[in-house]
RNA sequence: GCCCUUCUUCAGGGCAGGGUGCGAUUCCCGACCGGCGGUGACAACCCGCGAACCUUUCCGAGAGGCCGAUCCGGUGGAAAUCCGGAGUCGACGGUGACAGUCCGGAUGAGAGAAGAAGGGC
Numbered sequence: 001g002c003c004c005u006u007c008u009u010c011a012g013g014g015c016a017g018g019g020u021g022c023g024a025u026u027c028c029c030g031a032c033c034g035g036c037g038g039u040g041a042c043a044a045c046c047c048g049c050g051a052a053c054c055u056u057u058c059c060g061a062g063a064g065g066c067c068g069a070u071c072c073g074g075u076g077g078a079a080a081u082c083c084g085g086a087g088u089c090g091a092c093g094g095u096g097a098c099a100g101u102c103c104g105g106a107u108g109a110g111a112g113a114a115g116a117a118g119g120g121c
Base pairs, nucleotide, nucleotide: 001121002120003119004118005117006116007115008114009113010112017029018028019027031101032100033090034089035049036048037047038046044088045087053065054064055063056062070086071085072084073083074082092104093103094102
């Protein structure tokens, strides 16, 4: 240095200010937020994964289903990832009114990340 096993820890952010209204952080103006891995170059919207939901399974694991959204120009060897501009998207349940942002499942789960111990090469 590499491989295997075990354990520990970490692992999601956001409606300011207004309008209407009996009532809205849910409608309207506007504001704010962006998990994880990969990708000649840094990504919410390129590829894939996780969570939620459905089916299967005695339960569970596992498996399957389902799962949103980006273009133009510039620089450059290389960028749908940087710069400039203009846009788009965001599960389920609840809630005098329709929710990415409030409440809830969740002091949960997990993609993964870091560290330690043992063994082997």
Background: RNAcentral holds the sequence, with entries from Ribocentre. A computed fold for a 121-nucleotide RNA from an Actinomycetota bacterium, annotated as FMN riboswitch aptamer (RFN element). The model forms 100% of the base pairs in the Rfam consensus. Lineage of the source: Bacteria > Bacillati > Actinomycetota. Rfam family: FMN riboswitch aptamer (RFN element). Rfam's curators write: The RFN element is a highly conserved domain that is found frequently in the 5'-untranslated regions of prokaryotic mRNAs that encode for flavin mononucleotide (FMN) biosynthesis and transport proteins. This element is a metabolite-dependent riboswitch that directly binds FMN in the absence of proteins. In Bacillus subtilis, the riboswitch most likely controls gene expression by causing premature transcription termination within the 5' untranslated region of the ribDEAHT operon and precluding access to the ribosome-binding site of ypaA mRNA.The FMN riboswitch structure, reported in present an FMN-bound six-stem junction, adopts a butterfly-like scaffold, stapled together by opposingly directed but nearly identically folded peripheral domains.